The RNA shown here (transfer RNA) has 71 nucleotides and comes from a Candidatus Staskawiczbacteria bacterium. NCBI's taxonomy places the organism under Bacteria, Bacteria candidate phyla, Candidatus Staskawicziibacteriota. Model confidence (mean pLDDT): 82 of 100. It matches the Rfam family "tRNA".

[in-house]
């Protein structure tokens, strides 16, 4: 340059067109003299920009970031 991959809460991963889950981890609160382990609740997220569709994280184009090939 060229081809494949991959991009979702803070972090590591789910979801194959129909209300975005999980673990972990932050905060509150309970239990305890404290911690630290448990336990209860809560908050947070589809890379970006257009297109298709009644609807789109998902299907199409573009663009950026990263990974590996190949030159």
């Nucleotide at each position: 340059g060229c081809g494949a991959g991959a991009g979702u809460g803070g972090u590591u991963c789910a979801a194959u067109g129909g209300u975005a889950g999980a673990a972990c981890g932050u905060a509150u609160c309970c239990u305890u003299c404290c911690c630290a382990a448990g336990g209860a609740u809560a908050a947070g997220a589809c890379g970006c920009g257009g297109g298709u569709u009644c609807g789109a994280u998902u299907c199409c184009c573009g663009u950026c970031u990263u990974u590996c090939g190949c030159u």